[in-house]
Context: one part of a larger RNA
RNA sequence: CGCAUUGGUGCCUGAGGGGAAGGUCCCUUUAGUACGAGAGGAACGGGGGAUCGCAGCCGCUAGUGUAUCAGUUGUCUGGCAAGGCAUUGCUGAGCAGCCACGCUGCAGUGGAUAAGAGCUGAAAGCAUCUAAGCUCGAAGCCACCCCUAAGACGAGGCACCUUACGACCGCCAUAAUUGAUGGCGUUGAUAGAGCUCGGGUGUACGCCGGAAGCCUUCGGGCGACCGGUUCAGCCCGGAGCCACUAACAGUCGUAGCCG
Numbered sequence: 001c002g003c004a005u006u007g008g009u010g011c012c013u014g015a016g017g018g019g020a021a022g023g024u025c026c027c028u029u030u031a032g033u034a035c036g037a038g039a040g041g042a043a044c045g046g047g048g049g050a051u052c053g054c055a056g057c058c059g060c061u062a063g064u065g066u067a068u069c070a071g072u073u074g075u076c077u078g079g080c081a082a083g084g085c086a087u088u089g090c091u092g093a094g095c096a097g098c099c100a101c102g103c104u105g106c107a108g109u110g111g112a113u114a115a116g117a118g119c120u121g122a123a124a125g126c127a128u129c130u131a132a133g134c135u136c137g138a139a140g141c142c143a144c145c146c147c148u149a150a151g152a153c154g155a156g157g158c159a160c161c162u163u164a165c166g167a168c169c170g171c172c173a174u175a176a177u178u179g180a181u182g183g184c185g186u187u188g189a190u191a192g193a194g195c196u197c198g199g200g201u202g203u204a205c206g207c208c209g210g211a212a213g214c215c216u217u218c219g220g221g222c223g224a225c226c227g228g229u230u231c232a233g234c235c236c237g238g239a240g241c242c243a244c245u246a247a248c249a250g251u252c253g254u255a256g257c258c259g
Base pairs, nucleotide, nucleotide: 001151007161008160009159010158011157012156016148017147018146019145022052023051024050025049026048027047028046029045035040053106054105055104056103057102061100063098064097068093069092070091071090072089073086074085075084076083077082095237108144109143110142111141116136117135118134119133165253166252167251168250169185170184171183172182173181190246191245192244194241195240196239197238198236199235200234201233206229207228208227209226210225213222214221215220
């Protein structure tokens, strides 16, 4: 932009398109049954599992976790504290997220057939599955399943509103390269801040007490480290509460043609 040059919202139909979404194996039962003189020895069906593959998820387990916390080496910022750099300096741990090594799901049924097996049956008084007709018959084909889909120009349908709207703009994320999608915009918990909770690390700086020992002018000074303050300190892409901050203020388009 189109579907009559005829508004908006919501929900559908499904022509068509895509998928491999399943594959294989084992155990058990059927059953020591059918069958077979015996030796031996099934199947249809039912149940349980393994593995490969596909899809989804993160409660558990594990990985990552260059947000984070702690320890520590060298060096620099005069010293302490706090930090910079050295692959994230190295090391230990690790929430959320993302993930697999973790978890969940992945039946079968019907239809038409292939090779093949048949029925009836002529041509050809017989015979013949075939010529007319008919019944079966595959992990394969088509449906049922999942995704998409009315630009399906054959451009579809239903319901509601009956003058209703949409877009820009702003705050964002279950979305994301840009678009798009979804949520919110004071009638507000949308994001940030704050508080509380939950969680990570593992007990901060300072101060107080102690301390092997060293130095001393004998007055004292220094001192790794230990204990207390302290389940501390620091941090959080988490939850709840809370209008403190920002969603204010606005702008544009649209409702057919003729008289």
The part of an RNA shown here (large-subunit ribosomal RNA, domain VI) has 259 nucleotides and comes from a Methanobacteriota archaeon. Model confidence (mean pLDDT): 82 of 100. The sequence was found in a public genome assembly. Lineage of the source: Archaea > Methanobacteriati > Methanobacteriota. Its Rfam family is "Archaeal large subunit ribosomal RNA". A reference for the family is Yusupov et al. (2001), "Crystal structure of the ribosome at 5.5 A resolution", Science.